[in-house]
């Protein structure tokens, strides 16, 4: 100096439901498995500050590079 968002890899925005791919679970399909189709679960490092309102802006801490 940069980064920190789902199990992993990454988007994203001051307010409305935080999304994608892979993965996971269930169902359908199949003699069975895989593939395919449909559905579902799952996340903003942490503590403050600013603000009507912060995952987003500011500061510190922590972790990684």
């Nucleotide at each position: 100096c940069c980064u920190g968002u789902a199990g992993c890899u990454c988007a994203g925005u001051g307010g409305u439901u935080a999304g994608a791919g892979c993965g996971c679970u269930c169902a359908c399909c199949u003699c069975g498995c895989a593939a395919g189709u449909g559905a579902g679960a799952g996340a903003c490092c942490u503590a403050g500050g600013u603000u009507c309102g912060u995952u987003u802006c500011c500061u510190g801490c922590c972790a990684g590079g």
Molecule: transfer RNA
Organism: Callorhinchus milii